This is a predicted complex of two RNAs, RNase P RNA and transfer RNA, with 455 nucleotides together. Its mean pLDDT, the model's own confidence on a scale to 100, is 75. It holds a member of the Rfam family "Bacterial RNase P class A". Rfam classes the family as a ribozyme.
RNA sequence: AACGGCAACUGUUCUAUCGUCGGUUGUGAGAGCAAUCGGAGGAAAGUCCGGGCAACACAGAGCCGCCAUACUUCCUAACGGGAAGGUGCUUCUUGAAUAAAGAGGUAACAGAAAGUGCCACAGAAAAUAACCGCUGUUUUUUGAUGAACAGUAAGGGUGAAAAUGUGAGGUAAGAGCUCACACCAAGUAGUAGUGAUACGCCUUGGGGGUAAACCUUAUGGGUUGAAAGACCAAAUAUACCGGCAGUUAAGGACCGGCUCGUCCGUUGUCGGGGGGUAGGUUGAUUGAGACUUUUGGUGACAAAAGCCCUAGAUAAAUGAUAGAACUUUUUCUUUCUACAAGAAAAAGACAGAACCCGGCUUAUAGGUUGUCGUUUUUU
RNA sequence: GAUACGUUAGCUCAGUCGGUAGAGCAUUUGCCUUUUAAGCAAGGGGUCCCGAGUUCGAAUCUCGGACGUGUCACAA
Numbered sequence: 001a002a003c004g005g006c007a008a009c010u011g012u013u014c015u016a017u018c019g020u021c022g023g024u025u026g027u028g029a030g031a032g033c034a035a036u037c038g039g040a041g042g043a044a045a046g047u048c049c050g051g052g053c054a055a056c057a058c059a060g061a062g063c064c065g066c067c068a069u070a071c072u073u074c075c076u077a078a079c080g081g082g083a084a085g086g087u088g089c090u091u092c093u094u095g096a097a098u099a100a101a102g103a104g105g106u107a108a109c110a111g112a113a114a115g116u117g118c119c120a121c122a123g124a125a126a127a128u129a130a131c132c133g134c135u136g137u138u139u140u141u142u143g144a145u146g147a148a149c150a151g152u153a154a155g156g157g158u159g160a161a162a163a164u165g166u167g168a169g170g171u172a173a174g175a176g177c178u179c180a181c182a183c184c185a186a187g188u189a190g191u192a193g194u195g196a197u198a199c200g201c202c203u204u205g206g207g208g209g210u211a212a213a214c215c216u217u218a219u220g221g222g223u224u225g226a227a228a229g230a231c232c233a234a235a236u237a238u239a240c241c242g243g244c245a246g247u248u249a250a251g252g253a254c255c256g257g258c259u260c261g262u263c264c265g266u267u268g269u270c271g272g273g274g275g276g277u278a279g280g281u282u283g284a285u286u287g288a289g290a291c292u293u294u295u296g297g298u299g300a301c302a303a304a305a306g307c308c309c310u311a312g313a314u315a316a317a318u319g320a321u322a323g324a325a326c327u328u329u330u331u332c333u334u335u336c337u338a339c340a341a342g343a344a345a346a347a348g349a350c351a352g353a354a355c356c357c358g359g360c361u362u363a364u365a366g367g368u369u370g371u372c373g374u375u376u377u378u379u
Numbered sequence: 380g381a382u383a384c385g386u387u388a389g390c391u392c393a394g395u396c397g398g399u400a401g402a403g404c405a406u407u408u409g410c411c412u413u414u415u416a417a418g419c420a421a422g423g424g425g426u427c428c429c430g431a432g433u434u435c436g437a438a439u440c441u442c443g444g445a446c447g448u449g450u451c452a453c454a455a
Stems, first nucleotide, its partner, number of pairs: 001375010012325007020039008041350001045361002048359005053225004066221005071085005086109001087107008110216002115214002117210003131156002133152007164182006183206005190199003229282004238273001240272007251264004289308001291306006326348009380451007389404004398435001406422005428444005
């Protein structure tokens, strides 16, 4: 210097005309008209977490179930978010090295030593391991071989994974069978650290993997969301069905009358279902607010001072056209080539507030900065 | 705006405690028939919506994204 990865910041400008939403002022009886001021984002997106706010429920405690989270400390209104650190894994550099050191990346990083389940194919065997092999005894036999029984996980092959690895003892042959070192768990001295943890003494023990399988442990969680909710306006019929209660006060049926009763009816209420209205105000834009400076802190962040008010639409405004500029790309001309200059054309991303905040995730042309890697050149 | 769910062959759908992806219709070829249809037989056809992760192994489990579908107003 070129290319690529990652992170952060930025992410077109000006003029004219026409138009649009909101505020203020003027004018007008009103509809409206005129002037002036203001009018999208870093993600306004996905709606994935956490809050504010609101309605409903419970207003006491416990258990079960469901959902979420899971190394430590801190930040924060809160969080499953963020900062710093620890541990594991991994990449690069130095290095003889798989030692050690340095720099970076990454982790859904509690428990497989509570229990249950699963581990296809292959393989003897996938967790109660004997196929081959090795060893012993008995038997057959002259003997070898063979057969039966028993022992054995050192060796073989299969597989993603094979009974913890190395060495020694031990044995008929072998084996954590025993021992030493290594790995891990529980208890327990000590040192450093707020802590995770690191170094590490002693004792007792453990041995396949899988918890983004069920599960266990610990912690947290009431439900529903602005189409919540509040107020006003407009509109109107309880047609029909069912349950329950009341009434004989009108009435009908049970072959006439009375009494009682039953059914229908009727009235009220609850549920289903039907008809009507589907407009306005508020919630709702001053807030865990933004910006600048200083201070504290490794940092996330916090505190103080100063300054500012910065969209509020409701089927939904923030736009369209023309010209100029800027950036990038391509082509052509000038030139031996390059640089440079000029001309023409094309492109300028992702995307559009919908109650409001804090995060996360995803999308993003071009530009700037930082960092890492590769290649080339120079010293 | 809020919320619940779906995506597997050309079409409609199975496959859900992980282990070689299936059915019906459609389609292709052959048989049957004078021919077609029907029938019989045999096939072909898959980015399991996309990307990443967990795992020896993912249509299936987890996370992110894309597309599609349903439901939710007021009063009496």